[in-house]
This is a predicted structure of a 79-nucleotide RNA (c-di-GMP-I riboswitch aptamer) from Pelobacter propionicus. RNAcentral holds the sequence, with entries from Rfam and Ribocentre.

RNA sequence: UCGCCGAAAGGGUAAAGCACGGGUAACCGUGUGGCACAAAGCCACCACCCAGCACAAGCUGGGCAGAGGAGCUGCCGAA
Numbered sequence: 001u002c003g004c005c006g007a008a009a010g011g012g013u014a015a016a017g018c019a020c021g022g023g024u025a026a027c028c029g030u031g032u033g034g035c036a037c038a039a040a041g042c043c044a045c046c047a048c049c050c051a052g053c054a055c056a057a058g059c060u061g062g063g064c065a066g067a068g069g070a071g072c073u074g075c076c077g078a079a
Base pairs, nucleotide, nucleotide: 012037013036017032018031019030020029021028022027035066041072042071045069046068048063049062050061051060052059053058
């Protein structure tokens, strides 16, 4: 100096519930809250959900990253 292992500290995110607001809906925003999370960071490609249209196959628009899969990136470091 590099690698493995990995304690601690500092910091980060923020479930349910509640209040107010937005949306036909799925669902979302703000505040409060603090269940959890080492990718609970990014990303709607797959899947899924909602609405409209269509006899149907399906098409269009919307939603979901804290149910799941794919892809991309990534903090500290005692013995």

Lineage of the source: Bacteria > Desulfuromonadia > Desulfuromonadales > Desulfuromonadaceae > Pelobacter.